Bacterial RNase P class A from a Desulfosarcinaceae bacterium, 386 nucleotides, folded computationally. The RNAcentral record of the sequence draws on ENA. It is recorded under the gene name rnpB. It matches the Rfam family "Bacterial RNase P class A". It is annotated as a ribozyme.

RNA sequence: GGAGUAGCACAGACGAUCGCCGGAUCGAUGCUUCGAUCGGGAGGAAAGUCCGAACACCACAGGGUAGGGUGCUCCAUAACGUGGAGUCGCGGCGACGCGAAGGCAAGUGCAACAGAAAGCAAACCGCCUAAGCCGAGGCGAAAGCCUCGGCCGGUAAGGGUGAAACGGUGCGGUAAGAGCGCACCAGUUCUCCGGGUGACCGGAGAAGCUGGGUAAACCCCACCCGGUGCAAGGCCAAAUAGGGAGGCGUUCGAGGGCGGCCCGCCCGAGCCUCCGGGUAGGCUGCAGGAGUCGGCGGGCAACCGCCGGCCUAGAGGAAUGAUCGUCACCAUUGGCACGGGUAACCGGCCGGUGGGACAGAAUUCGGCUUAUGGGCUACUCCGGCC
Numbered sequence: 001g002g003a004g005u006a007g008c009a010c011a012g013a014c015g016a017u018c019g020c021c022g023g024a025u026c027g028a029u030g031c032u033u034c035g036a037u038c039g040g041g042a043g044g045a046a047a048g049u050c051c052g053a054a055c056a057c058c059a060c061a062g063g064g065u066a067g068g069g070u071g072c073u074c075c076a077u078a079a080c081g082u083g084g085a086g087u088c089g090c091g092g093c094g095a096c097g098c099g100a101a102g103g104c105a106a107g108u109g110c111a112a113c114a115g116a117a118a119g120c121a122a123a124c125c126g127c128c129u130a131a132g133c134c135g136a137g138g139c140g141a142a143a144g145c146c147u148c149g150g151c152c153g154g155u156a157a158g159g160g161u162g163a164a165a166c167g168g169u170g171c172g173g174u175a176a177g178a179g180c181g182c183a184c185c186a187g188u189u190c191u192c193c194g195g196g197u198g199a200c201c202g203g204a205g206a207a208g209c210u211g212g213g214u215a216a217a218c219c220c221c222a223c224c225c226g227g228u229g230c231a232a233g234g235c236c237a238a239a240u241a242g243g244g245a246g247g248c249g250u251u252c253g254a255g256g257g258c259g260g261c262c263c264g265c266c267c268g269a270g271c272c273u274c275c276g277g278g279u280a281g282g283c284u285g286c287a288g289g290a291g292u293c294g295g296c297g298g299g300c301a302a303c304c305g306c307c308g309g310c311c312u313a314g315a316g317g318a319a320u321g322a323u324c325g326u327c328a329c330c331a332u333u334g335g336c337a338c339g340g341g342u343a344a345c346c347g348g349c350c351g352g353u354g355g356g357a358c359a360g361a362a363u364u365c366g367g368c369u370u371a372u373g374g375g376c377u378a379c380u381c382c383g384g385c386c
Stems, first nucleotide, its partner, number of pairs: 001382008010373001012327007020041002023038006043358001047369002050367005055229004067225005072086005087101001088099004102220002107218002109214002124159002126155003132151008167185006186210002188207008233284004243275006255267004291310008329355008338347003
């Protein structure tokens, strides 16, 4: 210098002007609006709504079944499918990354093409003809023997097909072969010893045991799981129309209309009070919590404990913004009489230009995932120079 790997914090600062949304106090008022002052107003992901909880209501004795989920170990946690530290396997030269990683040696099922044969394997080419049968020839006095051919067969060494053909190499063995036997190697299972909390690791021995894949196929095993979500739920509560109770009234005329009152005229069978449920609307749930920061202690870590400090959005389809100035940061570019270096170049100083992402709380937490800007730290590999 190049190429990478892992992690960490941040998400511009200050001021001015103009706005936006809640709150408190005061003032005005046409009574629901306006004004003044003070104070507050998004995130690391507020996002996706994918897991797990709190909280609330409904259901619920216990057990079983159905259904769903999870699946190496130990630890962490309120809990988790999350996290930490490990084990094993795979990938990478490496830093490091990835893994639904129990069981196919319980049962059932599934698998294109090729191939003779693909699941208690199989005989196409090849190899063999020992046992049994048939035929021909030869020898022999005969019994019978030998040779050749065929049948019945044997054979997984070799060839060929395939992703895969039932451990590998060698020796023995055999008619030819074969873990058929033996030695060594590999694997599996079992026993013992040692290490580890454990997954597991290391060592010794025994058994010819060599048993293909697939469980995000049915299934088996172990463990876990009731449903709905703050539009949950609780409280207060109009107008109108139903419901209930009581009272008054229907030629002994309640009540209503004729602009206030009396008379009068007209209409006239309902009218009044109370209670209760629901709706509109309002309040609450709803911001002090599995909170956050600092220190100390424990732990490899996730995390936990103690002490101290700090909390200032909460809302309803939803406010938290814009402009300008100064400074800082990054990129790029111009200049310099500055520092390092042989130089390329790196840094410093003074200017110019440009840039600042992803995104937007809606009951609240813990995670995961996804989006996104530049910066810093540690480590790995390669190349060059000393």